[in-house]
RNA sequence: AAAAGGCAAACCCGCUGCGAGGCGGGGACGCAAAACCACCGGUCCGGGCCGACUGGCCAGGGCAGCGGGGCUACCGAA
Numbered sequence: 001a002a003a004a005g006g007c008a009a010a011c012c013c014g015c016u017g018c019g020a021g022g023c024g025g026g027g028a029c030g031c032a033a034a035a036c037c038a039c040c041g042g043u044c045c046g047g048g049c050c051g052a053c054u055g056g057c058c059a060g061g062g063c064a065g066c067g068g069g070g071c072u073a074c075c076g077a078a
Stems, first nucleotide, its partner, number of pairs: 006031002011026006029065001036070002039068003042063004047058004
């Protein structure tokens, strides 16, 4: 640079959750790991406590398409 493909944002419909969100169908904004993992940072949600406010603390839950990290993988010039 190709080839074979893969995933699926927003939005819509249905189900589910207090919620963030998740699942299924439709749909493609994009993605060379947009496969997987909540360890770190960040951010979002419920709750409790502190505080005059801005805010802070505690544990719980989520986001892997926010970044880092771990791990696995197709093709290929090299």
Molecule: c-di-GMP-I riboswitch aptamer
Organism: marine sediment metagenome